[in-house]
RNA sequence: UGCGGGGUAGAGCAACUGGUAGCUCACCUGGCUCAUAACCAGGAGGUUAGGGGUUCAACUCCCCUCCCCGCUA
Numbered sequence: 001u002g003c004g005g006g007g008u009a010g011a012g013c014a015a016c017u018g019g020u021a022g023c024u025c026a027c028c029u030g031g032c033u034c035a036u037a038a039c040c041a042g043g044a045g046g047u048u049a050g051g052g053g054u055u056c057a058a059c060u061c062c063c064c065u066c067c068c069c070g071c072u073a
Base pairs, nucleotide, nucleotide: 002071003070004069005068006067007066010025011024012023013022019056027043028042029041030040031039049065050064051063052062053061
């Protein structure tokens, strides 16, 4: 310098044919227990990196910018 991949809840990841954003762990509450863990039930937590565009509708498509990883010079 160019190319490719990635950025989504506290952490790790899904959602890719555009149609209500979900899973596991962690956290909170309740149950169970003498008690803790485990287990069971429920709950909170998201401007989907930022901005703009297309569309009735965008995590998803297009453009610009930022950050991380790899390759290349």

This is a predicted structure of a 73-nucleotide RNA (transfer RNA) from a marine sediment metagenome.
It matches the Rfam family "tRNA". It is annotated as a transfer RNA.
RNAcentral holds the sequence, with entries from ENA.
The coordinates come from a structure-prediction model, not an experiment, and the mean pLDDT is 83.